[in-house]
Context: one part of a larger RNA
Molecule: small-subunit ribosomal RNA, 5' domain
Organism: uncultured bacterium
């Protein structure tokens, strides 16, 4: 100079960073990976249209009884028509959605525990994979078996689970077809599909296969800490043959053969450790560090497994052990914040159980030029921290009878000092309104009320080192980076005053150069 700092006094504002460095100790609660009804067959709900059924209501008929002198009226019932309203059965249409199916969930977020080389950087290469995605070519015919959801019944405290019926598909098998694919010298063998939505045209899917990008396994060389008070290490060990295994080379595995490999150019062993890009210093050469932010790798409570699937041996899957921790009807069950937020423990020490899908990015999804749908503690803000950097302020110009009052004195005066008070001025910040832009969470910009108002401290003053004097103190109380101060005139302790130095900071104390 420097820091992911901390502590002491003290403190007005924006901005951009930037916040468990310790226990890879344990975690209440919420959320953090969902999405597709243009893949499927139910259910809810809300309409359309028709059919049948009931109520009412008006209209036309017809029958029946009561009234009457007449005009006439009144009551009950049957039917046909209209209309409302309810029930109910089919049919379209919208919206939803628990399961089936599809992609996603290996990405994106965390954390550094282990790892000294199965890693990491830089070169470089052969024995390989590759969902989406691009480009080329070719298909895309037939048929069936199930099975959740549902319904019935049953066990169980719950977690959940048995047995019968039956149903659907881009589930799932079966035949058919078969060439640029596989095998094979050849002859020949073998091996595949799925609809979706649209009136159509067509889109989007979907099998086979050949490239392309991009991503990723896997080999080789250098290069990447301390100890030699760690000198010998090794039986799948080294290598060869067959043979399994893998997407793919290899003792990667297994049998049999053979005795080989490594080692003072540091093997084995112990001790620390996540690599690098970068960061800080210094003229430089080097030395240090490895926090944000990026690229690798590792890890997910410990410890081992395989399963799904292009991909994992898989943070918010799944089995099994162990530790722990909750339920509990004691017979069983359920969990993993090194995801965001927060709790508790440790420590000098590190923050909000906010707001948004507006932006940028990611998953679905036929599609999105406008319009619109949901998800996304990825992201974008916002809030807390002087934790750092950097910018702004706390007023400007004038003002001497050097005012009062501290403090000094040689009692003359000297200083604090244009400071101050007063005169004009100015409003950044502050505070009071009002409008504009913006898909817009948040904000930005103009206006406009007040009114110098509302805002300075920390350390040092013997020498190193900028900056003195009084007064108390009496080797006492204390200072101290180093040398040293203090035992009665201490510029060095403690206070005042006054000066120096940085300032919303001063210091101090830790580590690096």
């Nucleotide at each position: 100079g420097g820091u992911a700092a901390a502590c002491g006094c003290u403190g007005g504002c924006g901005a951009u960073g930037u916040g468990c460095c310790u226990a890879a100790g344990a975690c209440a609660u919420g959320c953090a990976a969902g999405u597709c009804g243009a893949a499927c067959g139910g259910g809810a709900c809300u309409u359309u249209u028709u059919g049948u059924c009931u109520a009412c209501a008006c209209u036309a008929a017809g029958a029946g009884g009561g009234u009457u002198c007449u005009c006439u009226u009144c009551c009950u019932u049957u039917u046909a028509g209209u209309g409302u309203a309810g029930a109910u059965a089919a049919u379209g249409a919208g919206c939803u959605u628990a399961g089936u199916g599809g992609c996603g969930a290996a990405c994106g977020g965390g954390u550094g525990a282990g790892u000294a080389a199965u890693g990491a950087g830089u070169a470089c290469g052969a024995a390989c994979g590759u969902a989406c995605u691009c480009u080329c070519a070719a298909g895309c015919g037939g048929a069936a078996c199930a099975u959740a959801g549902c319904u019935c019944g049953c066990c169980g405290a719950a977690a959940g689970g048995c047995g019968a019926g039956g149903u659907a598909a881009u589930u799932u098998u079966c035949c058919a077809u078969a060439g640029u694919c596989u095998c094979g010298c050849a002859a020949g063998a073998g091996u595949a599909a799925a609809g979706a939505c649209g009136c159509a045209a067509g889109u989007c899917a979907c099998u086979u296969g050949a490239g392309a990008a991009g991503c990723g396994g896997c080999g080789u060389a250098c290069u990447u800490g301390c100890c030699a008070c760690c000198a010998g290490c090794u039986a799948g060990u080294u290598g060869g043959u067959a043979g399994g295994g893998u997407a793919a080379c290899g003792g990667c595995c297994u049998a049999c053969c053979a005795a080989g490999g490594c080692u003072a150019u540091a093997a084995c062993g112990g001790c620390u450790a996540a690599c690098g890009g970068c960061u800080c210093u210094u003229a430089g050469c080097g030395g240090a560090g490895a926090g944000u932010c990026c690229g690798u790798c590792a890890c997910a409570a410990u410890g081992g497994g395989a399963c799904u699937g292009a991909g994992a041996c898989a943070c918010g899957g799944c089995c099994c052990a162990u530790a722990c921790u909750u339920c509990u009807a004691c017979g069983g069950a359920a969990g993993g914040c090194a995801g965001c937020a927060g709790u508790u423990a440790g420590g000098a020490a590190u923050c909000u159980u906010g707001c948004g899908c507006a932006a940028u990015g990611g998953a679905c999804g036929a599609a999105a030029g406008u319009c619109u749908g949901a998800c996304u503690g990825a992201c974008g803000c916002a809030g807390c921290g002087a934790c750092a950097u950097c910018g702004c302020g706390u007023g400007a110009a004038g003002g001497a009878u050097g005012a009062a009052g501290g403090c000094c004195c040689u009692c003359g005066g000297g200083u604090c000092g244009u400071a101050a008070a007063c005169u004009u001025c100015u409003u950044u910040u502050a505070u009071u309104u009002u409008c504009u832009c913006a898909u817009g969470a948040a904000g930005a910009g103009a206006u406009u009320u007040u009114g110098a108002a509302u805002c300075a401290g920390c350390a040092a003053c013997u020498a190193c080192u900028a900056a003195c004097u009084a007064c108390g103190u009496g080797c006492c109380a204390g200072c101290a980076g180093u040398c040293g101060c203090g035992g009665u005139a201490a510029u060095a302790c403690g206070u005042a005053g006054g000066u120096u130095g940085c300032a919303a900071g001063c210091g101090u104390u830790a580590c690096c150069c």